[in-house]
RNA sequence: AGAGAGGAUCAGGCGAUCGCCGGCGACCUCGCGUCGCGGGAGGAAAGUCCGAGCUUCACAGGGCAAGGUGCUGGCUAACGGCCAGUCGAGGUGACUCGCAGGAAAGUGCCACAGAAAACAGACCGCCUCGUCGCGAGACGAGGUAAGGGUGAAACGGUGCGGUAAGAGCGCACCGCCCGGCGGGUGACCGUCGGGGCACGGCAAACCCCACCCGAAGCAAGACCAGACAGGGGUCGUGCGGCCCGCACGAUGACUCCGGGUUGGUCGCUCGAGCCCACCGGCAACGGUGGGCCUAGAAGAAUGAUCGCUGCCGGCGCGAGCCGGACAGAACUCGGCUUACGAGCCUCUCUGACG
Repeated sequence: AGAGAGGAUCAGGCGAUCGCCGGCGACCUCGCGUCGCGGGAGGAAAGUCCGAGCUUCACAGGGCAAGGUGCUGGCUAACGGCCAGUCGAGGUGACUCGCAGGAAAGUGCCACAGAAAACAGACCGCCUCGUCGCGAGACGAGGUAAGGGUGAAACGGUGCGGUAAGAGCGCACCGCCCGGCGGGUGACCGUCGGGGCACGGCAAACCCCACCCGAAGCAAGACCAGACAGGGGUCGUGCGGCCCGCACGAUGACUCCGGGUUGGUCGCUCGAGCCCACCGGCAACGGUGGGCCUAGAAGAAUGAUCGCUGCCGGCGCGAGCCGGACAGAACUCGGCUUACGAGCCUCUCUGACG
């Protein structure tokens, strides 16, 4: 210098004027009055994907079904999230990613190609024997799976020995299975011994195993005022008992049908809250102490103009001029994902020079 990897941060600042939405206070002529003080978007407020708080309804307990999650240890109110690891995959590397329980319980599937796709089997080949042939070779019987060929995948791989040719047939190493020992909380790793090897792949196919799980959502819901019809049903009493039916009664209860209402107050923002320091922990996170109060609308505010100035980019010799991303709270939190501007720190690889 070029190409990358990881992490944390900011989201311009100050002032003036005019407005907008809430809050508090004062004054008066008590009115949608005037004045004053103070507050007023984000890292994602977004997508609404996951998990909670809160509310109403349902619910004895247990089970089935349905759905979700799925390596290990930890964190958390909880999670499909986060942290630290293991294994696997990708990258020269910094590092990143997870499609990570079970295929020797069962069932199912494995296109095309290929002889054969799972009780193995033999297309071209290789080898032995027999018959025929002068010979090249042909046919038949048998052995074989090393080589070729097909495929995403071919019943362990490489090498040496061995053999008629071959083959775990024998041996060494690697892989696999079984057992022991050592390390680790564990996933797992290392090592030693034994076994020639039996067990193809797919569970994001059904399924099995373990764990989790009631539903709907702030237009949840609570209260007040007003309005409609307490009208029908249900219920209660009486007609000797029961059923139907009839009569009477109650708005006491239910909230099934029908009818009425769209006003106000609360829920509503002090909360698993934010900032700083110290302590424990590799970390996520937890603990202690101190400080702080930080939008709450309901046609829905958070804006506009001007001055000075910081950073970056473009133009210009210069003075200077122009431009500066994604985006907009609606009950509240914890995450994930997506959109997007700027500069900073640490690290990796390559090249050149010293």
This is a predicted structure of a 354-nucleotide RNA (Bacterial RNase P class A) from a Kofleriaceae bacterium.
Rfam family: Bacterial RNase P class A. Rfam classes the family as a ribozyme.
The prediction has a mean pLDDT of 76.
The gene name in the source record is rnpB.
The organism belongs to Kofleriaceae, within Bacteria.